[in-house]
Molecule: c-di-GMP-I riboswitch aptamer
Organism: Geothermobacter hydrogeniphilus
């Protein structure tokens, strides 16, 4: 080196909740706190999940108008998983 993950030493994210700020909405950021994480570092590539206003996104959609579910389109979730790529330290 690589596998591995200490009652091990420096560190390091930061869950639920609150305030603010955004956005239609999931969500996202900032600041408080700490549930937890050996990658809870980046990446939306596969697989699940979540949202959807405005007919200023489509399809179902009918003679005209409204429009349920559903389905696609788009956006989100990396602390859901699985994969890539990197990283601290060195006990069994």
């Nucleotide at each position: 080196u690589u596998c591995c993950g200490a009652u091990a030493a420096a560190g390091c994210c930061a869950a639920c909740c609150c305030u603010c700020u955004c956005g239609c909405a999931g969500a996202a950021g900032a600041g408080g706190g700490g549930c937890g994480g050996a990658a809870a570092g980046u990446u939306a590539c596969g697989g699940g999940u979540c949202u959807u206003u405005a007919c200023u996104c489509c399809u179902c959609a009918a003679a005209a108008a409204c429009a349920a579910c559903a389905g696609g389109a788009a956006g989100a979730c990396g602390g859901c998983c699985g994969a890539a790529c990197u990283g601290c330290c060195g006990a069994a």